[in-house]
This is a predicted structure of a 76-nucleotide RNA (Fluoride riboswitch aptamer (crcB RNA motif)) from an Actinomycetota bacterium. The source organism's lineage runs through Bacteria, Bacillati and Actinomycetota. Of the family's consensus pairs, 100% are formed in the model. It was read from a public genome assembly, where an Rfam model found it.
RNA sequence: GUCGGGAUCGGCGAUGGAGCUCGCCGCAACCGCCCCGACGGUCAAGACCAGCGGGGCUGAUGGCUCCUACCGGACC
Repeated sequence: GUCGGGAUCGGCGAUGGAGCUCGCCGCAACCGCCCCGACGGUCAAGACCAGCGGGGCUGAUGGCUCCUACCGGACC
């Protein structure tokens, strides 16, 4: 210096905060889905794969609960 393991600690899990809990990561974990288009690759053809461009949709949670914000409906 590199690789692997353990402990402690910290971080992360598509929009905020907190508690509990699960998983993951140690500069990595993480960075949603659908439709269309051109292009590249595979293929007998269809079709499939990867990234790119355009359009559309759901959700404040990884999960549970609460708060805040937002949206919809009803009543006063």